[in-house]
């Protein structure tokens, strides 16, 4: 120093051609249940999509830039 790939909830991912309110599993936390504990069940909190700008009525999803990770190549 070129080239690719990933980054969206504490953690593992979905979101497919831009479109109604950003989701699911576990995880956490309220409840019933139990003499209690796990198990189950029920409700329930947490994100401004890695940071910036841009295009558009509308961007997790397109364009530019960075920025972190991982990998090839020199």
């Nucleotide at each position: 120093g070129c080239c690719g790939a990933u980054g969206u909830a504490g953690c593992u991912c979905a979101g497919u051609u831009g479109g109604c309110u950003a989701g699911a599993g576990c995880a956490c936390g309220u409840g019933a249940u139990u003499u209690g504990u796990a198990a189950u069940c029920u409700c329930g909190g947490g994100g401004u999509c890695g940071g910036g700008g841009g295009u558009u009525c509308g961007a997790g999803u397109c364009c530019c830039u960075u920025c972190a990770u991982c990998g090839g190549c020199u």